Large-subunit ribosomal RNA, domain VI from a bacterium, 251 nucleotides, folded computationally. Its mean pLDDT, the model's own confidence on a scale to 100, is 87. It matches the Rfam family "Bacterial large subunit ribosomal RNA". Its family is annotated with ribosome and structural constituent of ribosome in the Gene Ontology. The full RNA is in RNAcentral, with records from ENA.
[in-house]
Context: one part of a larger RNA
RNA sequence: CGUUGCAAUGUUGAGAGGAAACUUCUUUAGUACGAGAGGAUUGGGAAGGACGCACCCCUGGUGAGCCAGUUGGACCGCUCGGUCCACCGCUGGGUAGCUAAGUGCGGCAGGGAUAACCGCUGAAAGCAUCUAAGCGGGAAGCCCACCUCGAGAUGAGCAUUGCUUUGAGACCCCCGAAAGACUAUCGGGUUGAUAGGUCGCACGUGUAAGUGCCGAAAUGCAUUCAGCGAAGCGAUACUAACGGUCGAAGA
Numbered sequence: 001c002g003u004u005g006c007a008a009u010g011u012u013g014a015g016a017g018g019a020a021a022c023u024u025c026u027u028u029a030g031u032a033c034g035a036g037a038g039g040a041u042u043g044g045g046a047a048g049g050a051c052g053c054a055c056c057c058c059u060g061g062u063g064a065g066c067c068a069g070u071u072g073g074a075c076c077g078c079u080c081g082g083u084c085c086a087c088c089g090c091u092g093g094g095u096a097g098c099u100a101a102g103u104g105c106g107g108c109a110g111g112g113a114u115a116a117c118c119g120c121u122g123a124a125a126g127c128a129u130c131u132a133a134g135c136g137g138g139a140a141g142c143c144c145a146c147c148u149c150g151a152g153a154u155g156a157g158c159a160u161u162g163c164u165u166u167g168a169g170a171c172c173c174c175c176g177a178a179a180g181a182c183u184a185u186c187g188g189g190u191u192g193a194u195a196g197g198u199c200g201c202a203c204g205u206g207u208a209a210g211u212g213c214c215g216a217a218a219u220g221c222a223u224u225c226a227g228c229g230a231a232g233c234g235a236u237a238c239u240a241a242c243g244g245u246c247g248a249a250g251a
Stems, first nucleotide, its partner, number of pairs: 001152001005163007015149004022048006033038001051106005059100004066093005071086006110144003117137004169246004173189005194240003197236005203229003210223004
């Protein structure tokens, strides 16, 4: 921009993409079959790996904006306590998020038309013949069925509701994240919990500083399951969401 007023919501499905799978064990059964050796069709049950999708409760990884320990050096005048540099200095842990090696799920079942092939009826050709007319069966394959997209399907579909200047709806702008290169998408904009802050909780680290006590001291003990803390879950208008625009026919 179109879809012939403008919108919001929900749909139909032309069409497109994905998936489709395999193996072993057990039972039917050492049965049918077979002289024996051997050894089923079919039906029931169980397991497995590979592959795919989703997720982070569990097990772990990562976690350069969390906590602690520690070496050398510089600095805060010194002690104490800290900050910075040294591969994040090194080491031990670790929230959210992201993840696999972790967890869950999937291939099922069914229908239709068929291939080779197996048949029924049956002439040409008094017989025979699955075929010439006609009618059945028949595959991991084909079409549907399952999952996803999908009306720019210009053949532009359908439905419901709202609105048409007394304004439905949308956008710019702003606060943001379940989104993200940008854009888009999604949440929110005071009739507000959208983000930050604050408070509480969870969780992580692992018992801060200061002071007191024992000891010659190193250290230890008490205050102290402390102190500190990121992305998590809640509460709370303290801070920031200011300010604008577009917008629908004909009679």